Predicted 3D model of an 83-nucleotide RNA (transfer RNA) from a Fidelibacterota bacterium. Rfam family: tRNA. By type it is a transfer RNA. The sequence was found in a public genome assembly.
RNA sequence: GGGUCGGUGGCCGAGUGGUCAAUGGCAGCAGACUGUAAAUCUGCCGGCGUAAGCCUACAGUGGUUCAAAUCCAUUCCGGCCCA
Numbered sequence: 001g002g003g004u005c006g007g008u009g010g011c012c013g014a015g016u017g018g019u020c021a022a023u024g025g026c027a028g029c030a031g032a033c034u035g036u037a038a039a040u041c042u043g044c045c046g047g048c049g050u051a052a053g054c055c056u057a058c059a060g061u062g063g064u065u066c067a068a069a070u071c072c073a074u075u076c077c078g079g080c081c082c083a
Base pairs, nucleotide, nucleotide: 001082002081003080004079005078006077007076010026011025012024018066028044029043030042031041032040046055047054048053059075060074061073062072063071
């Protein structure tokens, strides 16, 4: 340099254009259990808010669309193969 596959929450990792603040697991917080802890179980787990709801978010930028994590262009980063 060419080809190909990827980049998602604190971490790992699913994800059909609308049902997505986003499956599941780990970590964390609270509780149950326990003499204590571990294990196990339950709930919570972006921000504001009593709630309804609002705002922000899937590597960056731009675009398509009524609507984008998902499609398109380009840039950046990484794995593998070829040279």
Notes: The coordinates come from a structure-prediction model, not an experiment, and the mean pLDDT is 80. The source organism's lineage runs through Bacteria, Pseudomonadati and Fidelibacterota.